The RNA shown here (transfer RNA) has 75 nucleotides and comes from Pacificibacter marinus.
[in-house]
């Protein structure tokens, strides 16, 4: 200075154009002398930012931030 990957929930990842999802984790009921475990419900998301294309974008296109890794150059 060239290049690739990554970026969604409190965490770990899913979702390749059409209602944003799982697992733990948090709350509250039940169970239990009590805790744990199990049931049941229930709350949590500017999908990093910014513009663009589309009837519609987490997704496709362009910039930018971040970080991780590769090359090259100084030194």
């Nucleotide at each position: 200075g060239g290049g690739u990957g990554u970026a969604u929930a409190g965490c770990u990842c899913a979702g390749u154009g059409g209602u944003a999802g799982a697992g733990c984790a948090c709350u509250u009921c039940g169970u239990u002398g009590a805790c744990a475990u199990c049931g049941a419900a229930g709350g949590g998301g500017u999908c990093a930012c910014a513009a663009g294309u589309u009837c519609g974008a987490a997704c496709c296109u362009u910039g930018u931030u971040a970080u991780a890794c590769c090359c090259a150059c100084c030194a």
Taxonomically the source falls in Pacificibacter (Bacteria, Pseudomonadati, Rhodobacterales, Roseobacteraceae).